[in-house]
RNA sequence: AGAGUUUGAUCCUGGCUCAGGACGAACGCUGGCGGCGUGCUUAAUACAUGCAAGUUGUACGCGAAAGCAUCCUUCGGGGUGUUAGUAGAGUGGCGAACUGGUGAGUAACACGUAAGUAACCUGCCUCUGGAUGGGGGAUAACCCUGCUAACGCGGGGCUAAUACCGCAUGACGCAACGAAUUCGCAUGGAUUUGUUGUUAAAGUCGGGGCAACCUGACGUCUGGAGAUGGACUUGCGUCCCAUUAGCUUGUUGGUGAGGUAACGGCUCACCAAGGCGGCGAUGGGUAGCCGACCUGAGAGGGUGAUCGGCCACACUGGGACUGAGAUACGGCCCAGACUCCUACGGGAGGCAGCAGUAAGGAAUAUUGCGCAAUGGCCGCAAGGCUGACGCAGCAACGCCGCGUGGGUGAUGAAGCUCUACGGAGUGUAAAUCCCUGUUAGAGGGGAAGAACUGUUUUAGUGUGAAUAAUUCUAAAACUUGACGGUACCUUCAGAGAAAGCUCCGGCUAACUCCGUGCCAGCAGCCGCGGUAAUACGGGGGGAGCGAGCGUUGUCCGGAAUCACUGGGCGUAAAGGGUGUGUAGGCGGACUAGUAAGUCAGAAGUUUAAUCCAUCGGCUUAACCGAUGAUCGGCUUUUGAAACUGCCAGUCUAGAGUAUAGCAGAGGAAAGCGGAAUUCUAGGUGUAGCGGUGAAAUGCGUAGAUAUCUAGGAGAACACCAGUAGCGAAGGCGGUUUUCUGGGCUAUUACUGACGCUAAGGCACGAAAGCGUGGGGAGCGAACAGGAUUAGAUACCCUGGUAGUCCACGCCCUAAACGAUGAACACUAGGUGUUGGGGGAUUCGACCCCCUCAGUGCCGAAGCUAACGCAUUAAGUGUUCCGCCUGGGGAGUACGAUCGCAAGGUUGAAACUCAAAGGAAUUGACGGGGGCCCGCACAAGCGGUGGAGCAUGUUGUUUAAUUCGAUGCAACGCGAAGAACCUUACCUGGACUUGACAUGUUUAUGACGUCCCGGGAAACCGGGAUUCUCUUCGGAGCAUAAUCACAGGUGCUGCAUGGCUGUCGUCAGCUCGUGUCGUGAGAUGUUGGGUUAAGUCCCGCAACGAGCGCAACCCCUAUCCUUAGUUACCAUCAGUUCGGCUGGGGACUCUAAGGAGGCUGCCGGUAAUAAGCCGGGGGAAGGUGGGGAUGACGUCAAGUCAUCAUGGCCCUUACGUCCAGGGCUACAAACGUGCUACAAUGGCCAGAACAAUGGGCUGCAAGACCGUGAGGUGGAGCUAAUCCCUAAAUCUGGUCUCAGUUCGGAUUGAAGUCUGCAACUCGACUUCAUGAAGUUGGAAUCGCUAGUAAUCGCAGGUCAGCACACUGCGGUGAAUACGUUCCCGGGCCUUGUACACACCGCCCGUCACGCCAUGGAAGUUGGUAGGGCCCGAAGUCGUUAGCCUAACCUCGUUCGCGAGGGAGGCGGCGCCUAAGGUCAGACCGAUAACUGGGGCGAAGUCGGAACAAGGUA
Repeated sequence: AGAGUUUGAUCCUGGCUCAGGACGAACGCUGGCGGCGUGCUUAAUACAUGCAAGUUGUACGCGAAAGCAUCCUUCGGGGUGUUAGUAGAGUGGCGAACUGGUGAGUAACACGUAAGUAACCUGCCUCUGGAUGGGGGAUAACCCUGCUAACGCGGGGCUAAUACCGCAUGACGCAACGAAUUCGCAUGGAUUUGUUGUUAAAGUCGGGGCAACCUGACGUCUGGAGAUGGACUUGCGUCCCAUUAGCUUGUUGGUGAGGUAACGGCUCACCAAGGCGGCGAUGGGUAGCCGACCUGAGAGGGUGAUCGGCCACACUGGGACUGAGAUACGGCCCAGACUCCUACGGGAGGCAGCAGUAAGGAAUAUUGCGCAAUGGCCGCAAGGCUGACGCAGCAACGCCGCGUGGGUGAUGAAGCUCUACGGAGUGUAAAUCCCUGUUAGAGGGGAAGAACUGUUUUAGUGUGAAUAAUUCUAAAACUUGACGGUACCUUCAGAGAAAGCUCCGGCUAACUCCGUGCCAGCAGCCGCGGUAAUACGGGGGGAGCGAGCGUUGUCCGGAAUCACUGGGCGUAAAGGGUGUGUAGGCGGACUAGUAAGUCAGAAGUUUAAUCCAUCGGCUUAACCGAUGAUCGGCUUUUGAAACUGCCAGUCUAGAGUAUAGCAGAGGAAAGCGGAAUUCUAGGUGUAGCGGUGAAAUGCGUAGAUAUCUAGGAGAACACCAGUAGCGAAGGCGGUUUUCUGGGCUAUUACUGACGCUAAGGCACGAAAGCGUGGGGAGCGAACAGGAUUAGAUACCCUGGUAGUCCACGCCCUAAACGAUGAACACUAGGUGUUGGGGGAUUCGACCCCCUCAGUGCCGAAGCUAACGCAUUAAGUGUUCCGCCUGGGGAGUACGAUCGCAAGGUUGAAACUCAAAGGAAUUGACGGGGGCCCGCACAAGCGGUGGAGCAUGUUGUUUAAUUCGAUGCAACGCGAAGAACCUUACCUGGACUUGACAUGUUUAUGACGUCCCGGGAAACCGGGAUUCUCUUCGGAGCAUAAUCACAGGUGCUGCAUGGCUGUCGUCAGCUCGUGUCGUGAGAUGUUGGGUUAAGUCCCGCAACGAGCGCAACCCCUAUCCUUAGUUACCAUCAGUUCGGCUGGGGACUCUAAGGAGGCUGCCGGUAAUAAGCCGGGGGAAGGUGGGGAUGACGUCAAGUCAUCAUGGCCCUUACGUCCAGGGCUACAAACGUGCUACAAUGGCCAGAACAAUGGGCUGCAAGACCGUGAGGUGGAGCUAAUCCCUAAAUCUGGUCUCAGUUCGGAUUGAAGUCUGCAACUCGACUUCAUGAAGUUGGAAUCGCUAGUAAUCGCAGGUCAGCACACUGCGGUGAAUACGUUCCCGGGCCUUGUACACACCGCCCGUCACGCCAUGGAAGUUGGUAGGGCCCGAAGUCGUUAGCCUAACCUCGUUCGCGAGGGAGGCGGCGCCUAAGGUCAGACCGAUAACUGGGGCGAAGUCGGAACAAGGUA
C1' cells in the first nucleotide's frame, strides 16, 4: 500500500466482499510449565446457609454460671472461696452518611471544563484565646407482676452517669439601633467602636499530700483562624426522530410573608401578562457521564469491562426522624407485590457486600486462608472489628517468557504415495553412535516482604514546687508472616514425561492420486460438483501459525462509500416548474476610532493512573517504579491593530431615479374581418358517393356525391414565418382601439452600497381533470358498427358522447428539458442574425469600421469517464440556495397536510439481489440505409410434386428386422454391389490361453491326411499312416496342460489424433514498426475510381509484410521441332481390294520439348492513372474453356463401425466357431431416380458415324445350334496389334389420336446363366397377361454453350446381380430487358436493452410453493398524562378534649397538695403514595378475510419493450 466481483473486451460510476488490528468473549479440535492480569456483557430475576460494623469498663449502674477447692448434709442438696467485677445484656459516647456493590432510572447543571457565593454549612483534625461554678428531678438495666403461639407489650418498685433539666457567670459570639475609617462588582463587604438584649459546660484516670490543696493526661463548653468535606448558582460542551411545531398557569415577573445552612415561585396571598420555540421549544425513543480504551497517517469513528473521579439506586412507591453530615444497601414508619412462620388473632424478611444456590443464557470462578502488610472505625492504650484489603483455589480468557532436545548419521533402510516402471518423494527425517540437562520428578538448603506497637532499660526534652507522675524524641534488647517450606539456590537420575490446528481454484503462501458423478457436499466474494474435480470426501505431499489453531459475533480500518482535512449533481444517484420576498448567510472604495473575532507573551487550571521519552526493579519480557515531556481546552491578564466585526465620517465604479429615443406573437378587455368546414333553404343534375393495402359498415332514387345562389353557426387565424421576436417560467401569432408590465440604447443630472442569494411564506404555473352556467362548426377519449387476425377489448375505416371554446371557481402536475439553480468577475478568436448607438463616406443611403444588449454555428487553452462544453462554459474563482449516497421493494405503506373528487406534497421499513448503471469499442443482428456480386430473382429450356416400378429414410412390425448419417451440409449416404460368406443382429448347437500375437514351465512326437460312425454343421468318437536338423547339450515345428495375456463392430466423436463436410473458390483474414486514443481499440484494410478478386491506380499518418486472390501445375483448342510401332496412308509400286504388302515420315494420331496471348498495337473514354469500350491481327482476346488447388476461422458439424488412441466396462463371455433365420417385413409418410402417358412418336426393314476404358480364374472372333436368354467350340490377344462394342441419326414403309401397334406394371407357364445352394431372396429369355397413367394441386429443382436437353457406350464393385455411381463420346438449343422483389454473400454506414450474439433478449396476467409486509370486524398487553372518588404514614398548621417528674406561683403537717406554663396524647385541616373509576392518546402482539410485493427448475396465455421491434 491494496485486491476480487457488472462487460466479448474497455474506461467510469457504484455497491457487495476480502487481506489488518482489537475483545470482559463464546464454540470446535488440541493442550507441557511459569509470571502478570482478567473473569454474569443475559434476569435491577428469586434467594437456603455463613460471614461483610462495631467499639468503648479511663462515661455509668447491675452482674452470673459451669468447673475447681473447701465445709456442712436429712445424701435430695446446701454454704463459702475461687472462677470474676469475668461472661453478659443495659444506660451513655463515637462510628454506623466511610468502605464495598450495581447501572435500573436519568438527555438533566447528571457529567466534563472554567468561574462565582458580597447567598452558605462543616463532626473528628491543626493552630490560637477564654472557661469548666453551684444544684435538681428522673429512667433503663435489676426485682415483683400481667398479657401473648410468636414478635413483643404493659403495671408496680429501686438505681447511676460524660444521659436529662433549671440557676449563676460571661464574651471579641449572636440580634437590634447607631458612629467612624476604608474597599468593591450593582445588591454591598471589611475593620474599629458605643448602647441594649440574649446564650455554656462534665467529668474520668493518674502522681504528690493527713487534709486543704497542687499537678499531669484524656475529655467538656465558648470564641477566632485554618484544613478537609459538602451545598447552591453561572458560561460553554454533551445521542437520534420534524412522519413530534407549537409549549407553559406557579407558568414569567413584581410586592409582602413563610421556609431553608443558604439565594430563589422553594411555598403562600395579592398584582401584572408574561416566559420558551426553526440557533429546534414541547413530545417520543435510547443512554449513567468523564479520565480513558480500541481503531485510524491524521481528522475522525466506535466503546464507557477491569483501575480512578462524579452521579444515581438499594424488593417497588411514598415519608420523615436522628445526626456535623442521610431523606440512610446490611435504620425507622406507611402502602404494594412476593417469600416464610403461625395456635389464624398476628408476625418476620429484603445478597445491585463476599462466597454460594436456583433460573435465564453461547457464556463467566471457592459456601478457601489471614488481618502478617496497606487502609478504615472505636479505644489513653493494650487491643477489638474489618469478605475493604493481602493471599491462595478454578478457567489457555488475555498478554509475556520457556520447553518438548543437540550433534552425527546414506544400503539415501523399511513402510506409504506417485510413476513415463527407469525412478522420484517423504528424507538426515528414522534407526545407529556421541552428548546436554531448561521445565516437570526426587532429595537438601531457604528468603525479602517487618515498618510499627508494646514492655524493660538508658539518655535528652516539655509541663510541673517536685529527684513523683507524665507528653514528646532517640538508642538497645525482646516481641508480630496468611501467602509458605513458596520464590530462589543446589544435588541426583534420565532423551527419558511434553504438538497440535488450519489451509493448499483466484484474491492468498502452499499439488498430486483415488473415490464420487449437479449426487453427496463446499462456499468470505467470484464460484466449484452433470465420469479424467489442484474447489466435494479420503491418502500422500506441501504452506502458515504454534500451546495453541480455526470458526462465530461485535467495533474501527481499508471506505475519499456522508468527503472539515477529503466527494459530487448535462447523459451514471442528484438543479427545486418559475418568480417575488422574510429570517439567515455573504457583501464596493477611503479615513479615524474601538478591540468582540484574530495574533503574540505571561499566569492559573486541565486529580492520579494511562499514552510517549529516559532511567531503574523482577535472570528476560509482560508487569512494576522514578523522573521528564508534548498537543489541545477553558479562565485571567498584558500587548498588537493588518484582516473580519462594531461605531463615526466621506466617495461613486455596484444598485437605483430622472430625461430623450427604439423594437417586440409580453399581458388584460372590447370590437371588426376574410378563407375554409358544416348546417339550412332553393336551383341544376343522376346513380352512385365515401372509404381502403383490399374491402365493408355508412350515405344515396324519400334524389346523395358534384355544382350554383342565399343565409346561419362555432372554432381557428394560410401566405408573411425566420436555430426571427417578447416573456420569470408555463407560454404568446388575423386586425383595430383602450388600459398596462418589462427590456434595450444614448446623454447628462441626481441618490449614495440603498446590493447578491434566499429556508419557511406568498404569487404564477401546459395539457388532462373537477364544480356552476353558457356554447357546440370541426376534431374527438368512452362507446357502437365494419374490417384485419389464430384471437384483435388495438393499429385501418364509418359514426360518435364527454371534452376541446367562453365566464367564474378549483386542481398544481409534465421528458414543466438546455435533462445544465441564481448573481458577479476573469480567460484566444472566427462567422451569421435581431434591436439600438457612434465613426467614416455620401445629395441621401448601402457596403465598411467601432460599440452595447440579445440569439445561433464553428473553434483555442482548459475541463470531462467519454460523449462533448468552450465569453450564452460543463473553463478559472467568490457568495447563497436546492438536491444525491447500490438495484429492487417504492415515490409504495402508515401518519400528517392540501383538495369537491381525481389526486397532490412530505415519505419509510421488513424482505431480496451482486449487481443495477453511464460513455465509448469490436462484432452480430434489423420487417434501417447506400454500393456490389451469385442460375439469387427475372427471361428461357427441361424436370420433381400426380402414375407404376427401383432405391434410401421415417414409422410400424418382428426372436432379429445389426449399426451409423438427420435443415441447407442425412435420406441411389458409409454400401465400388446382404442368397451362404459378408454380418456386426436373432434362435439354436458348441469352445474356454481361446479363431489371432508374444513369452514362460512341463509333457508328448508329431501336425496333418485318408477311411468309418453320429450330427444341420461346427465338432465328437474310432481306425490307418506318421517329424526335421544336430556340435547329441539341444533347436525348430506341432499338440496337450499352466501362467502372463489374447480378444471385444462393447460405451464415450462432449476426452482425442487423423480424415471429411459446410459457409465458399466467398475475398477476405492478419502481423511488425509508427501514429492517434486513459483504455478496449483505431489507423493501415476507410475514401475517389476500377476489377472476377484487399485486382490495380490515385489520395491519405501511415510505411511495409504475411496467409489468401492471381500466376506457377495438369487436360484441352493452334502451330513448330524431334521420334515413327502395334497408329497413319498424300505421293510411288504390288494387291486376294482388307494400309493387306513393299514403302513413305507428308497428314491424322501418339508423346516429349517448344512457340503463341502480354490489354502487346490503334482509336475513343477516364484524372496524362488503374482501367473500360471499340477495332486490327490471330487457332484462340481480355483469368480462351475445364481441372487440381479451399486463407484466419465457424458449426463441442460428421466419424471410437476404415484406422489409431486416453479413460471406463466384459473375461466358460459383451470373446470364438457353426447351422438356420434376419438386414429383402408393410397400414402409412418423405427424399432420390427409372419408365411412361405418345405422332419431334411406336413398330418393321435397310444404311452410317465415336470416345473413354477393360481383358489370363480373363476378353473371346469367325462358324454351328436355339425364337431367345444362351449353348457347343475355340482362331486371336498378357493388347495403339486380338476381343468386348454404339444409340439417337438417316432412308423407306406402317400405325392416325385411341387407354391405342402408346404404356409396360402385375400375374401364369416354360426356360437360360452364375453359384455347394436362387424357398424366404438373383439376373435374364420366350410365350401369354396388359394395372396405373392422357403431362400432374400447393409447392419446388437444375441449367448461361459444346452448356441444358437428348442418345447410347465403358468401367469399378462383382461367382452372379446396376434404373445407382464414376467416366466417355454422339446429336445439340432457347434466353438474360434488368437488379424492384425472394435467397445467400461482400464492403461502408446507422440503431441496439443482443455477445450462447434475433433460433437473441425480454414484459405482464394466471396457476403452484415459500417468505416478509400493509389494511381489517375485533381480542389482548404496555406506557405516559388528564378529570373525579377515596386517602396510609408523615411534616406543617390548628385545637372547646385528655395526660403531665424537673421550671414558676401559692399553700404546707416538709411527706406533699393546688394552680399555671412548656410538653405529650387525641381530634381536625392542607398536601399526598398506593388504590378505584371515566373518557381519550400513544406504542406493541394477535385475527376470519383481504391488498399488493419478493423469491422459486422445467408450467399457461399472449407478444408490450430493445432494430423504423414490425403502429417510433
Predicted 3D model of a 1512-nucleotide RNA (small-subunit ribosomal RNA) from a metagenome.
The coordinates come from a structure-prediction model, not an experiment, and the mean pLDDT is 83.
The RNAcentral record of the sequence draws on SILVA.